[in-house]
A computed fold for a 72-nucleotide RNA from Vicugna pacos, annotated as transfer RNA. NCBI's taxonomy places the organism under Eukaryota, Sarcopterygii, Amniota, Theria, Vicugna. The coordinates come from a structure-prediction model, not an experiment, and the mean pLDDT is 83. The same sequence occurs in records of 4 taxa. Rfam family: tRNA. By type it is a transfer RNA.
RNA sequence: GAGGGUGUAGCUCAGUGGUAGAGCACAUGCCUAACAUUCAUGAGGUCCUGGGUUCAAUCCCUAGUACCUCCA
Repeated sequence: GAGGGUGUAGCUCAGUGGUAGAGCACAUGCCUAACAUUCAUGAGGUCCUGGGUUCAAUCCCUAGUACCUCCA
């Protein structure tokens, strides 16, 4: 320098146009002499950034950006 891929909750990841979810972690309750486990409930998101398409964008297009991979 050229190609490909990935950015979504604190972490690991789903979600491929109709307004965002799971597991773990966290908080509260229950339980216990006290912990742990189980169970119940809850909080936590500008979906990497700008622009475009669309009635509507995490999703499609485009530019940028960070990282990974491969070629030279």